[in-house]
The prediction has a mean pLDDT of 86. Large-subunit ribosomal RNA, domain IV from a marine metagenome, 337 nucleotides, folded computationally.
Context: one part of a larger RNA
RNA sequence: UUGUGGUUAAGGAACUCGGCAAAUUGACCUCGUAACUUCGGGAUAAGAGGUGCCUACUUCGGUAGGCCGCAGAGAAAUGAGGGUAGCGACUGUUUACUAAAAACAUAGGUCUAUGCUAACACGUAAGUGGAAAUAUAUGGACUGACACCUGCCCGGUGCUGGAAGGUUAAGAUGGCUUGUUAUCUUGCUGCUUGCAGCUUGAGAAGCUCGUUGUUGAAGCCCCAGUAAACGGCGGCCGUAACUAUAACGGUCCUAAGGUAGCGAAAUUCCUUGUCGGGUAAGUUCCGACCUGCACGAAUGGUGUAACGACUUCCCUACUGUCUCGACCACAAACUCA
Numbered sequence: 001u002u003g004u005g006g007u008u009a010a011g012g013a014a015c016u017c018g019g020c021a022a023a024u025u026g027a028c029c030u031c032g033u034a035a036c037u038u039c040g041g042g043a044u045a046a047g048a049g050g051u052g053c054c055u056a057c058u059u060c061g062g063u064a065g066g067c068c069g070c071a072g073a074g075a076a077a078u079g080a081g082g083g084u085a086g087c088g089a090c091u092g093u094u095u096a097c098u099a100a101a102a103a104c105a106u107a108g109g110u111c112u113a114u115g116c117u118a119a120c121a122c123g124u125a126a127g128u129g130g131a132a133a134u135a136u137a138u139g140g141a142c143u144g145a146c147a148c149c150u151g152c153c154c155g156g157u158g159c160u161g162g163a164a165g166g167u168u169a170a171g172a173u174g175g176c177u178u179g180u181u182a183u184c185u186u187g188c189u190g191c192u193u194g195c196a197g198c199u200u201g202a203g204a205a206g207c208u209c210g211u212u213g214u215u216g217a218a219g220c221c222c223c224a225g226u227a228a229a230c231g232g233c234g235g236c237c238g239u240a241a242c243u244a245u246a247a248c249g250g251u252c253c254u255a256a257g258g259u260a261g262c263g264a265a266a267u268u269c270c271u272u273g274u275c276g277g278g279u280a281a282g283u284u285c286c287g288a289c290c291u292g293c294a295c296g297a298a299u300g301g302u303g304u305a306a307c308g309a310c311u312u313c314c315c316u317a318c319u320g321u322c323u324c325g326a327c328c329a330c331a332a333a334c335u336c337a
Stems, first nucleotide, its partner, number of pairs: 001332008010323002014321001019318001027051005036041001038145001052067006068072001080316004085311002087308002092104002108143007120129003146303004151233003156230002158226005165221003171215006179207002183202002187198005234252005261295001262292001273289005
């Protein structure tokens, strides 16, 4: 000097991002216990007192009297507590090795698919799971206890339904056309006089090149429905007998223009908004206001008892966290032998 323990005058969070760490509390018995509440809780709430030994009695639980110490749960083990707000209902789960959470899950809610050889999933298939189940079932999606609720928009995208018309593939079936040529034919040559060779033109069927008509499903166009489907939910101008503001009016645009509730919020840029509370002093915190840059209703909205190794702020107790250090023990480093 470092590490691990221990003690510490006075003060008591002045430390610090932050009471991190440490200290306080602690067992059992008795009394006592608030707001709030889903009436179960909250609650060991908080807070207060007691605890040894001896003798007698005892209903064996204790009661009465006496005695000692600084100290009687005489050591160790063994909750600090309260208030406020946010988020998540809760118990649970998670990044094995930097994240335990407000993330995931959850019961509950809703939508949707599926009639059983179910939907769906795996597999080329056979087959298997679903399920030895059968719509109070099973799969998928979203939300996330509970309470009060969940507004408007179907124009776009998606999904579902519809079938009149338009468009439309392979295929089917016709027309025309190109090439080829069985056959016929023009001309020439040969000779065994009707055959052969070369050559000109016409050319059926079939096959083939190209083109085109008719027919031809779903889909798309089209018509509806559907938002707890994906999603969306305006601007400008004027107006009241102080001023200010605008219940009101006008106008443009839209599929419809944000309802209830909440709101400087885990969302507010300007911003340390303004007012109030708490402090001597508060960019945080709590309560309001509403001018919501850019909340908002199952991408759920607003509340909420209980719960949380969650996050914010405050208070009591407590302390070497600090003012500001000091000392002790052990271990190590270091120096010398």
Its Rfam family is "Bacterial large subunit ribosomal RNA". The RNAcentral record of the full RNA draws on SILVA.